[in-house]
Context: one part of a larger RNA
């Protein structure tokens, strides 16, 4: 921009994409078969491998915004306590998130049509013949089924709902029509607070009739017992106060802060019937 008024919501699906794998074991059954050795079809069940999807409760990984330990050196005058630099200085752990080697799930099914193949009936050709007419069975394949996308499917789909009133000018005998301005349901945009969404657009949540983010409080969880003081010891250090202190991304609550006020845009169209006029 189109989809012939504009908008919101919900749909069906033309069409497209994905998936489609396989092994071992058990039962049937040591049965059929076979002299024996061996050893089934059909049917039923169990457990796996690889592949794929989702997820993070478990097991782990990572976690340079969390906690602790340690060293050298600089600084805060010094002690103590902190802090900068040293690969995050090194080391031990680790929340959310992300993740696999972790967990869960998947490849089911079919009165469908077939291939090779196997047949029925059956002539041409008194027989025979699955084929020439006709009919049937038959595959991991095809079609459907399963999962996802899907109306620019220009053949542009369906359903429901929303869309106020007024003024001026003008054409006309009238009915009615045209133009302009305002108003405005509803919706969208823009702006702002953000996100399990994201390169940017987009998508999603929220904007005071509010828990959207930050802050604060509580909590889950992490680290592992802070500083200061007291006591013991010549001291290093230990003990007590103290399962302390500190704490990111998790959860809940709470309007304290910021989502203010304002703004921009879209639409009133068409058809039929009745009536009226010519």
């Nucleotide at each position: 921009c189109g989809u012939u008024u504009g908008g919101u919501a919900u749909c069906g699906g033309a069409g497209g994409a994905g998936a489609g794998c396989u092994a071992u074991c058990c039962c049937u059954a040591g049965u059929a078969c076979g002299a024996g050795a061996g050893g089934a079809c059909c049917g039923g069940g169990a457990u796996g491998g690889a592949c794929g999807a989702a997820c993070c409760g478990c097991u782990g990984g990572u976690c340079u915004a969390c906690c602790g330990g340690c060293u050298u050196u600089g600084c805060u005058a010094c002690c103590a306590a902190g802090u900068g630099a040293a690969u995050c200085g090194c080391c031990g752990g680790g929340u959310a998130g992300c993740u696999a080697u972790g967990u869960u799930c998947g490849g089911a099914u079919g009165u469908g049509a077939u291939a090779a193949g196997c047949g029925c009936u059956g002539a041409a050709a008194g027989c025979a013949u699955c084929u020439a007419a006709g009919c049937g069975c038959g595959a991991a394949g095809c079609c459907a089924a399963c999962u996802c996308c899907a109306g620019g499917a220009u053949g542009a789909g369906a359903u429901a709902c929303c869309a106020u009133u007024g003024a001026g000018c003008u054409c006309g005998a009238a009915a009615g029509g045209g133009c302009u301005c305002a108003u405005g349901a509803c919706a969208a945009c823009a702006c702002g607070u953000g996100g399990g969404a994201g390169a940017u657009g987009a998508c999603c949540a929220c904007g005071u009739u509010g828990a959207u983010a930050g802050g604060c409080u509580c909590u889950c969880g992490g680290u592992g017992u802070a500083c200061g003081c007291a006591c013991a010891g010549u001291a290093a250090u230990g003990u007590g106060u103290u399962u302390a202190g500190c704490c990111a991304a998790g959860g809940a609550g709470u309007a304290c802060u910021a989502a203010u006020g304002a703004g921009u845009u879209g639409u009133u169209g068409g058809a039929a019937a009745u009536u009226c006029c010519g």

Background: The part of an RNA shown here (large-subunit ribosomal RNA, domain VI) has 278 nucleotides and comes from a Zetaproteobacteria bacterium. Its Rfam family is "Bacterial large subunit ribosomal RNA". Model confidence (mean pLDDT): 83 of 100.